[in-house]
RNAcentral holds the full RNA, with entries from SILVA. Predicted 3D model of a 683-nucleotide part of an RNA (large-subunit ribosomal RNA, domain II) from a metagenome. It matches the Rfam family "Bacterial large subunit ribosomal RNA". Gene Ontology terms of the family: ribosome and structural constituent of ribosome.
Context: one part of a larger RNA
Parts: sequence; structure tokens; C1' cells
RNA sequence: UCCGGCGAGUUGCAUUUACCAGCCAGGUUAAAGACGAAAAGUCUGGAGCCGAAGGGAAACCAAGUCUGAAAAGGGCGUCUAGUUGGUAAGUGCAGACCCGAAACCGGGUGACCUACCCAUGUCCAGGAUGAAGUCUCCGUAAAAGGAGAUGGAGGUCCGAACCCACAAGUGUUGAAAAACUUGGGGAUGAGGUGUGGGUAGGGGAGAAAUUCCAAUCGAACUCGGAGAUAGCUGGUUCUCCUCGAAAUAGCUUUCGGGCUAGCCUUGAUGGAAUCUAAUGGAGGUAAAGCACUGACUUGCCUAGGGGGCCAAUCCGCCUACCGAAGCAUAUCAAACUAAGAAUGCCAUAAAGAUACUCAUCAGGAGUCAGACUAUGGGAGAUAAGUUUCAUAGUCGAGAGGGAAAGAGCCCAGACCAUCAGCUAAGGUCCCUAAGUACGUGUUAAGUGGAAAAGGAUGUGAGAUUUCAGAGACAACUAGGAUGUUGGCUUAGAAGCAGCCACUCAUUCAAAGAGUGCGUAAUAGCUCACUAGUCGAGAGAUCUUGCGCCGAAAAUGUCCGGGGCUAAAACACGGCACCGAAGCUAUGGCUAGAUACAGAAGUAUCUGGGGUAGAGGAGCAUUGUUAUCGAGACGAAGCUAUACCGUAAGGCGUAGUGGAUGGAUAACAAGAGAGAAUGCCGGA
Repeated sequence: UCCGGCGAGUUGCAUUUACCAGCCAGGUUAAAGACGAAAAGUCUGGAGCCGAAGGGAAACCAAGUCUGAAAAGGGCGUCUAGUUGGUAAGUGCAGACCCGAAACCGGGUGACCUACCCAUGUCCAGGAUGAAGUCUCCGUAAAAGGAGAUGGAGGUCCGAACCCACAAGUGUUGAAAAACUUGGGGAUGAGGUGUGGGUAGGGGAGAAAUUCCAAUCGAACUCGGAGAUAGCUGGUUCUCCUCGAAAUAGCUUUCGGGCUAGCCUUGAUGGAAUCUAAUGGAGGUAAAGCACUGACUUGCCUAGGGGGCCAAUCCGCCUACCGAAGCAUAUCAAACUAAGAAUGCCAUAAAGAUACUCAUCAGGAGUCAGACUAUGGGAGAUAAGUUUCAUAGUCGAGAGGGAAAGAGCCCAGACCAUCAGCUAAGGUCCCUAAGUACGUGUUAAGUGGAAAAGGAUGUGAGAUUUCAGAGACAACUAGGAUGUUGGCUUAGAAGCAGCCACUCAUUCAAAGAGUGCGUAAUAGCUCACUAGUCGAGAGAUCUUGCGCCGAAAAUGUCCGGGGCUAAAACACGGCACCGAAGCUAUGGCUAGAUACAGAAGUAUCUGGGGUAGAGGAGCAUUGUUAUCGAGACGAAGCUAUACCGUAAGGCGUAGUGGAUGGAUAACAAGAGAGAAUGCCGGA
């Protein structure tokens, strides 16, 4: 990992509702007893229970009663249906659908491991060092002291056995549930070790580490309480049909749990409901506005203040300073509104449309983590696949087509069948079904097929305006002068360092007291301006379509790819086609309503996506009862296979097998396996 078997809403009592049955103002027996082979059944048994009367705290009264002063009002009642069983579903108490803790408590078993202690034994090669003491000598008044021998002390030294475990490597499904290799430490001591004994879990022991107490230790192991408890995780077994949610509110030691309501379903009863249009209402949002509340721009005016002048007893004058209020002007507001929509909301007799939509009561639930998209807001950074509300949609619980691929986007809601048709979104060169279609334009950037501020004689369209055959714009030829080197300044300043100006005047076709380059200053080049040559458009501004630059990233190049340029891009227009489980066609199944029919059936209409969940109808397995069949001329089981049924399934045949097995109608369940890191067995 696979295969096979086993594996989870049960049972008892009580209670509620529905249905079925018996009896009915009544219904029913319990224990026990009798008969009986009997725990079967029948009979006896009326104790008891429920109901037939309620109200009140009660006394008590009673179809009434309580409150109350009350013949008032009000509350609860009266105007009848129950009861006993069975079945189904739910609930309560029990282990209560199954498996699963860590733990808690009680009784025992453990010190053959290990910790410490007690008793009694035993072990420590060899070498080194050389304490005290003693002896001799020196020394002293005697001592002290010194030297040499001797001696053999020490938690002394080196180092085997023995004990330990400091480093590294190996090992890590090991040779080993702690080892091996090479080094290392202690090795006469607080030493090692044998045997026997002691201390026990609320405890013991501990040179103390939460360390050890049998590979187990922040409280051993074992059996029991015990099926502890688990608002948690996992699992929970056949089929079809009808309907079909929620992820919200309130409360909660509550937030991943619950209760009630909301939303779903089933039954009964009632006959209501929604939408459209019209009419009538309430309202203070959007936008807007500044009369209010505030914010805020500029100016005028002006109380007050600052500064200056004068004065020092006051007055007074000025002010490019600050500035309340007021006036004018320009703005802003979720907690501003004089005024004010669209939607939405409420109501209404009749009208149209829709559908068993709505309400009440009763039984059963599930849901309380929601997600994204669009719009309107709050929070955030007018960030987030962010968070939090509101309204709607989709997903959730929704398949199909499109978006290359994609829960939440676009189209569209899958009962079944069909080698039929029409369409939606989206598409029609090839991959790839359908136009290499049509008409008019645009784009040259592969823009299309990512992006801003900003930049640019890209190009199309429109508008306004200036100049122009009395010759424009561009180009070429020629001129571009004189007073004058204007005045000042300056070393110099001559159009061109700088300053000044009433920036003049003359000759002219025209020519600035000078547009730029240049010189130390001149000079020189050039421009404005003018004439000629040429001969038809030239310049400026604005609006707008499509493009360009701006444009650097990590696996591989921003169309899905190939590839595309009078398009296979973009814009506009009309035509045709493709395209889905949509719609239609044909056949079939099924649910509900209605009509006819007593349930069957027929016809018409409307339906049949579906998780949690509610409801309905069935299939199969084992056993029991009754009836009827099958079987050695071959039962069950197994293998193969035809056929039937909407499904669970059924059935025939052949082989195998060798003795039981089935149908119908009921009943009762150890009644259906793919999942539980399920359990057992096998491969």
C1' cells in the first nucleotide's frame, strides 16, 4: 500500500405531538391470584391514574370566582371529549451515535536498576617524593639551631588493574533503546567492589540536577471507581422522489459554544399576498447655498492695542504694524441649512399582472467563521486579495457557454433521450465551429498586445486669425548710410562693461544712438529694415481623433500560440453565419393543482440544479408466524454471461458444488461500509 472480515442514533422508564385502533362522560387496570406444561394466553382483581369545574395565597365560594366599598371595570374560567393501547418522530433521565485525552481518587506491587544508610567481607602492578620522630656529629651555660644518616607521613606525584566519562570521530532502520575507536581524569581514598539487610508514592532517597525510585518520574507501576469528562478533532454503511436554508438580531465568564427570534420543511385551518400604473402622505440625503453655527481670502471702514512726534497735567497728530464689530468680495463643512431632489418607505376603493405567494396554530430542523463583484459610506495612506456597515448580484448549495487557464466577472439556471432547429454572452485567417465578408475613415507605433507628471514641426479633422499677383514665406544678389567715437563714466568705452535720455535729427528704396558674435579699444562678421531675382501660397493660436518619448528585475519574449499593416488593429454602419445542458421540435418519466371520475385512470396547466436540513416512497440482509412450492434427474454458495427494472436490485442459462433453500402476507431487528493516523487476519 492493497485484499477480506468486524466496525457507530440503540435499549429501558417518563413525557409531547401526529396517525391508526378499542371504548366513550367516561377510559383503564397495577401488584397479586386462578386455569394452564408455560415466562404464552384467558379470567378474577377498581387499589390507583387521567378526564368530566373552575377561581383564589388561603379560608372559601362555585358556572363562576378573584380583586374591590361596589350589582363598576378588569384577570382567569364556563358555552363539553376524553381515555387506554400500537406505530412514527422529538424531548428528559440514564454511558445514550461511535472511537479518543492529559488528569483525579481508592486498594495493592516494587530499592535484583538506581539514591542513601546498616552489617560483614574483599581489591588497589610497579616506580617517585621523602613530613614528624629517632640516632650521630657540630653548636649552646643549658636550650634553640644546623648538618648527615635513619625513618616512611600524605584526600602527595608518575602510571597498569579497577573506577570514571573531558574532547573528537564513527554509529544514528546502530553490532548497541547510550556503544565503538583514539586520546583524557582518579588510581591509599570523601576510594572501588561482593554478599545480606533497611527506607515506598500525599512517600522515599538526594555532596541538590526537578536528580533517582526496574529502558517509566514536576509525582512509579498495577487493578478498580470507569463506558471519568471532552462546548474539541475524526468517523457515522442501500436507492429514488418533493421542497429547501443560514453564516443575521438580542442575551450569554459570551465571541470556533448555547438559548429565543429571523430564514427552511411537514400537517391543519383561513383566504389572505406581492408587483405595475395612478393618487395622497411623512422626510432633510445627493447636488446646492452661506440666512444660522463654525472655518476661511482680499479690500474698505473703524473701536481697541503696538510704534513714532509733541507733552510730562491733560489734549492732540501720524502710521507700508496687529486688528473685534460692520460693509463689499471669493470660498469650505459628517456632527452647518433659508431652500432642496431622484430613488426608497407608508396608505388607498376600483384596474392590470404574478404565483399556492401570504397569515395563524401544531410537529421537525439546520444556521450564529461567510467570500467576492457593483454602488453609497466609516477606518486606513480617497493603500491592501485590508477592515467595518448599507443596498443588489453571484458563489456558498450551481453544472453548461464565454473571459487561454480562474468559487465570487459576462451569458445562462442541468428531469431523461435524439447523428434535429433557433439564439445569448462571445466570436467568424490557421490551431478552432463560423466572413481572408462589405462600406467609410484612422493608425505606422506591432500602437493594438501594461503606466503618470511632463516633453515634441508625428499625423487626420474642425475653428479663428495675420500676410500674399500692388508678388507674401523660404533661398540667392545688393544695400544696411550720415551728424557720431550721442552724453556720462573710464586707462580705454567708438551700436554692443556700466549709467542717462524729452532714444534725437539728416539722406533715403531702406538702415536701431542698434539683434547677436567679436576687439585692450578700434577693426571685422551679422541681424532688424529695403530693393532685385523667383512665382503661390505662407505664418500664428485654439479644440479634437489616433499615435511618439518618458518605460530598468529577477525560470521565458506582457496578443493563449502561429502569425497580422488599404489589417487578422482602431472608430462608425448595416448584412450573413458560428455559438450553451438557454429556447424550440419529437418521444418518455415524475410532482402539484384543477376538471371528470370514491383511491386506479384520463385530460389540461404549471413545475422537476441543489449542501445543511424537513417530508415521502421503496430495494436488499437475518430471524419468526401462516400458507404454498423447490431440491441427489443436484439446494445454498462460487465462476461466466443473456435479459428485465428509473434506482437500490431482480431473474434465466451453463459450469462448479454436494444438502439445504425459496415465494406470498405480516412481524421483529446485532439490518446495508470507502474513509474513523479505525480493529483483526492475509498478501